[in-house]
Transfer RNA from a Patescibacteria group bacterium, 71 nucleotides, folded computationally. Taxonomically the source falls in Bacteria candidate phyla (Bacteria). Its Rfam family is "tRNA". Rfam classes the family as a transfer RNA. Model confidence (mean pLDDT): 81 of 100.
RNA sequence: GCGGGUAUCGUAUACCGGUAUUAUGUCACCUUGCCAUGGUGGAGAAACGGGUUCGACUCCCGUUACCCGCU
Numbered sequence: 001g002c003g004g005g006u007a008u009c010g011u012a013u014a015c016c017g018g019u020a021u022u023a024u025g026u027c028a029c030c031u032u033g034c035c036a037u038g039g040u041g042g043a044g045a046a047a048c049g050g051g052u053u054c055g056a057c058u059c060c061c062g063u064u065a066c067c068c069g070c071u
Stems, first nucleotide, its partner, number of pairs: 001070007010024003018054001026042005047063005
């Protein structure tokens, strides 16, 4: 230099052109004499920029970071 792949709550993940899933963690409450366990509820996420579309995390283009291969 060329080609391919990945990027989603704090962490690990699912899914998809129309409200983003689950687990864990976190916060509040209940339970308990206290802790732990357990139960209920809340907050919390599509790398960045542009395009297509009535509508984009999803499709297209570029950028960034990481991984793999070729030279």